[in-house]
The RNA shown here (c-di-GMP-I riboswitch aptamer) has 97 nucleotides and comes from a Gemmatimonadaceae bacterium. The source organism's lineage runs through Bacteria, Gemmatimonadota, Gemmatimonadia, Gemmatimonadales and Gemmatimonadaceae. Of the family's consensus pairs, 100% are formed in the model.

RNA sequence: CCGCGACAAGGGCAAACCCGUCGAAAGACGGCGACGCAAAGCUACGAGGCUACCGUGCGCUGCACUCAGGGCGCACCACGCCAGUCGGGCCGCCGAA
Numbered sequence: 001c002c003g004c005g006a007c008a009a010g011g012g013c014a015a016a017c018c019c020g021u022c023g024a025a026a027g028a029c030g031g032c033g034a035c036g037c038a039a040a041g042c043u044a045c046g047a048g049g050c051u052a053c054c055g056u057g058c059g060c061u062g063c064a065c066u067c068a069g070g071g072c073g074c075a076c077c078a079c080g081c082c083a084g085u086c087g088g089g090c091c092g093c094c095g096a097a
Base pairs, nucleotide, nucleotide: 004095005094012037013036018031019030020029021028022027035084041090042089043088045087046086047085048082049081050080055076056075057074058073059072060071061070
C1' cells in the first nucleotide's frame, strides 16, 4: 500500500413513531428517539422504485338549445424525489485472523 473485517480499541451515523418548517405530493431539513449500519460518508452516472403541481387525452358538469369558460373524476406524463433499493465513481478511522 492492497485485500479482508474480529465478542479488538477509539468512536461515528441514526430507522420508525411523534413535533416543527418547506413542498401539490413524493420527500427534504431541524428536534426527540434508536430499527439497524464496516462506509447507513459524499455523488443522481446506470438500473429500479415513489410522487404528479404543470401539461396532454377522455368522461361528467346547474336549468331553452348550442358554444365557451370554470369545476370534478380517470389515465398518461419528471423538469421533482429516493443513495438506509441495488450497482458504479470519489474520499475514509482502526488493525486481529